RNA sequence: CGGAGACCGUCGCCUAAUCGCCGCAUGGCGAGCCGGGGAACCAACCGAGUAAUGGGGUGAAUCGGGUCCGAGCCGCAGGCACGGACCUGUAGGGAUCGCUUCCGUCCCGAACCCGUCAGCUAACCCGGUCGGCGGCCGACGGAAGGAAAG
Numbered sequence: 001c002g003g004a005g006a007c008c009g010u011c012g013c014c015u016a017a018u019c020g021c022c023g024c025a026u027g028g029c030g031a032g033c034c035g036g037g038g039a040a041c042c043a044a045c046c047g048a049g050u051a052a053u054g055g056g057g058u059g060a061a062u063c064g065g066g067u068c069c070g071a072g073c074c075g076c077a078g079g080c081a082c083g084g085a086c087c088u089g090u091a092g093g094g095a096u097c098g099c100u101u102c103c104g105u106c107c108c109g110a111a112c113c114c115g116u117c118a119g120c121u122a123a124c125c126c127g128g129u130c131g132g133c134g135g136c137c138g139a140c141g142g143a144a145g146g147a148a149a150g
């Protein structure tokens, strides 16, 4: 001098996941926000087919296509569906000098839960309030509107 990391503080982002009060503390009680169950009405409930496949919930995270590997069923020319790895689209979702819309650009497009059971749903009942990131004079670019201030 340069790079990386840790702690404290602080400014922000995704998410419902924030704020307040009590307590020495593990914790508790509220507000706000979020989710589930739960009438009437409505919907559904009829019938046919099928090798295989119960159903449902939170979430933006659905629905495909291709290559390779494994492995099963059938009537074995072939067809059907399953698991894994990789690549690539897509419904949909996110982006910080307060708000909304549009254009552009860059990303995400997961994971988990209930346990044979739940359509909607007033009253009512039951839960959650985690976690993960980035910056520290920087704030992803532009346009329009409107708000606020002057």
Base pairs, nucleotide, nucleotide: 009136010135011134012133013132014131018031019030020029021028022027032129033128034127035126036125037124042119054117055114056113057112058111063089064088065087066086067085068084069083070082072080073079074078092108093107094106095105099145100144101143102142103141104140
Predicted 3D model of a 150-nucleotide RNA (c-di-AMP riboswitch aptamer (ydaO/yuaA leader)) from Actinoplanes digitatis.
The source organism's lineage runs through Bacteria, Bacillati, Actinomycetota, Micromonosporales and Actinoplanes.
The RNAcentral record of the sequence draws on Rfam.
The model forms 92% of the base pairs in the Rfam consensus.